The prediction has a mean pLDDT of 81. The RNA shown here (transfer RNA) has 73 nucleotides and comes from a Patescibacteria group bacterium.
């Protein structure tokens, strides 16, 4: 230098053919318990890496850039 892959909640990851972003764990609050742990419930938590484009509508499609991983030279 070229090619492939990946980036979504604090962490690990889903997200189907483009149609209002989800789960588990952690953390918060509550229930239970003499107490703790375990168990149960509730709510909160996201500019979907960045910048553009297409579209009535983009996490999803297209382009560029950045970071991680891999391959070729």
């Nucleotide at each position: 230098g070229c090619c492939c892959u990946u980036a979504u909640a604090g962490c690990u990851c889903a997200g189907u053919u483009g149609g209002u972003a989800g789960a588990g764990c952690a953390g918060a609050c509550g229930c239970c318990u003499c107490u703790u742990a375990a168990g149960c419930g509730u709510a909160a938590g996201g500019u979907c890496g960045c910048a553009g484009g297409u579209u009535c509508g983009a996490g999803u499609c297209c382009u560029g850039c950045u970071g991680g991983g891999g391959g070729c030279a």